[in-house]
Predicted 3D model of a 77-nucleotide RNA (transfer RNA) from a Mycoplasmataceae bacterium.
The RNAcentral record of the sequence draws on ENA.
Rfam family: tRNA. It is annotated as a transfer RNA. Rfam links the family to the GO term triplet codon-amino acid adaptor activity.

C1' cells in the first nucleotide's frame, strides 16, 4: 500500500440492517430504611452518538473525506 471490523453519559452494551423525539445495567446524587456501614427502595442529573462536511422536512443510522484501534492480506527484511 489493499481489504475488513470497532468508535454511543464514568463505565460495559442495544439501537444502524427498514432515517422518524438515544434506551438498559454498572457507578455517580438526594432522600428512606440501619446505631453505623453493606444491601434494599424511591426519586433524580450526566452522551445532539470519534471528527469534519454532505442529503433530507427530519441523521447514531444514508453518502463522501479524515482519525485512532483490532484483524487479514501484499511488500521489504
Nucleotide at each position: 500500500c489493499g481489504g475488513a471490523a470497532a468508535g454511543u453519559g464514568g463505565c460495559c452494551u442495544a439501537g444502524u440492517c427498514c432515517g422518524g423525539u438515544a434506551a438498559g445495567g454498572c457507578a455517580c446524587u438526594u432522600g428512606g430504611u440501619u446505631u453505623g456501614g453493606g444491601a434494599c427502595c424511591a426519586a433524580g442529573g450526566g452522551a445532539u452518538c470519534g471528527c469534519a462536511g454532505g442529503u433530507u422536512c427530519a441523521a447514531a443510522u444514508c453518502c463522501u473525506g479524515u482519525c485512532u484501534u483490532u484483524c487479514c492480506g501484499a511488500c521489504c527484511a